[in-house]
RNA sequence: GAAGUUGCACGACCGACCGCCGGCGCGAGCCGGAGGAAAGUCCGGACUCCACAGAGCGGGAGGCUGGCUAACGGCCAGGAGAGGCGACUCUACGGAAAGUGCAACAGAAAGAUACCGCCCGGCAUGACCGGGCAAGGGUGAAAUGGCGAGGCAAGAGCUCACCGGGAGCGCGGUGACGCGCUUCGCACGGCAAACCCCCUCCGGAGCAAGAUCGAAUAGGGGCGCGUUCCGCCUUCGGGCGGAUAAGGGUUGCUCGCCCGAGACGCCCGGGUUGAUCGCUCGAGGCGGCCGGUAACGGUCGUCCCAGAGGAAUGGUCGGUCUCGACAGAAUCCGGCUUAUGUGCGACUUCCCCU
RNA sequence: GGCGCCUUGGCCAAGUGGUAAGGCAGAGGUCUGCAAAAUCUCCAUCUCCGGUUCGAAUCCGGAAGGCGCCU
Numbered sequence: 001g002a003a004g005u006u007g008c009a010c011g012a013c014c015g016a017c018c019g020c021c022g023g024c025g026c027g028a029g030c031c032g033g034a035g036g037a038a039a040g041u042c043c044g045g046a047c048u049c050c051a052c053a054g055a056g057c058g059g060g061a062g063g064c065u066g067g068c069u070a071a072c073g074g075c076c077a078g079g080a081g082a083g084g085c086g087a088c089u090c091u092a093c094g095g096a097a098a099g100u101g102c103a104a105c106a107g108a109a110a111g112a113u114a115c116c117g118c119c120c121g122g123c124a125u126g127a128c129c130g131g132g133c134a135a136g137g138g139u140g141a142a143a144u145g146g147c148g149a150g151g152c153a154a155g156a157g158c159u160c161a162c163c164g165g166g167a168g169c170g171c172g173g174u175g176a177c178g179c180g181c182u183u184c185g186c187a188c189g190g191c192a193a194a195c196c197c198c199c200u201c202c203g204g205a206g207c208a209a210g211a212u213c214g215a216a217u218a219g220g221g222g223c224g225c226g227u228u229c230c231g232c233c234u235u236c237g238g239g240c241g242g243a244u245a246a247g248g249g250u251u252g253c254u255c256g257c258c259c260g261a262g263a264c265g266c267c268c269g270g271g272u273u274g275a276u277c278g279c280u281c282g283a284g285g286c287g288g289c290c291g292g293u294a295a296c297g298g299u300c301g302u303c304c305c306a307g308a309g310g311a312a313u314g315g316u317c318g319g320u321c322u323c324g325a326c327a328g329a330a331u332c333c334g335g336c337u338u339a340u341g342u343g344c345g346a347c348u349u350c351c352c353c354u
Numbered sequence: 355g356g357c358g359c360c361u362u363g364g365c366c367a368a369g370u371g372g373u374a375a376g377g378c379a380g381a382g383g384u385c386u387g388c389a390a391a392a393u394c395u396c397c398a399u400c401u402c403c404g405g406u407u408c409g410a411a412u413c414c415g416g417a418a419g420g421c422g423c424c425u
Stems, first nucleotide, its partner, number of pairs: 001350010012320007020033005035326001039337002042335005047206004054255004059202005064078005079093001080091004094197002099195002101191002115137002117133006123126001145163002148160003164186001165184008210277004220268005225262001228243006247259004284303008321324001355424007364378003372408001380396005401417005
């Protein structure tokens, strides 16, 4: 110098004036006012409501080990495998001797086979018959451990060495796993982001959740279903309570549970279209110390930092710089993913110079 | 703001692991004196980017665009 890998930081700044939203104040005025992603809504929680949230079947999600956390599909530390010369990166990484299924085309054969071939025997000497073999050829994404030697009629884990694999034992490690020794010639492969099996987790809805107040109205029309029983009171019209029916709710189904003698269910039509709370002090930010390899935790100090409801952050002027990307809260938090400008540190490989 | 769903030529669409059917429209040819009809041929990054697999429109993850519901 070139090409890369990786970890961080910032997200233009300062002042004046005029405005906008919120809070405080009698008032003058004072204080605060978008982001690292506020985004996608992909995960996880808090919070709120539901006729209880119970069981079974079904369904969904996760899946190496240990840890962190309120929780997680997140993070940290490791193991194994894969990619890269390397720095380093990636992994949806349980089970294929529980069962079912799939593998187009090609090929003899895709789960148990022999097309070409090799070898032996026969006589009818052939595009023959019978038998042996799976080394070689060919097909394919994939062909029955690899390679070498011995062996054989030809061959073959048939035998042997090395590598790979299974099983057992020992040692190290919390563990995934690693290392070593012994042993088995090794009759079985691939796909589970195919069904499935094993283990773990999951009630539903979502702040337009929900609560209170106010306003409005006729509780209108049609269809469907039911019109039961008991007790008490009665001014004899009826009222109250209980059990059930139809029907409905409870995640899809079944059971169970709950509501329910009609302000039941469905459809049509009409009225209202306001206010307040929820709402922002929180698993909170910053700094120091301590524990931990780290994620993270503990403790002390300090700070208060948007809260709208057609929905606030803008304008003008002055100054500075490297002249400014992606983009704007709507219940709140922890993550992931995606969009995006600039700067800094560490490391790797190659080339050149000293 | 929240929740749910969809995307295959210009249009309507089938296909749900093994060459992307079919119809309408369009272009070219045949037929005809010229047309119409008929007939033949052509016209696909399966919204995009990755992954699983021998092989992906299809299975899985992410992104983009579009549609619907709520008070």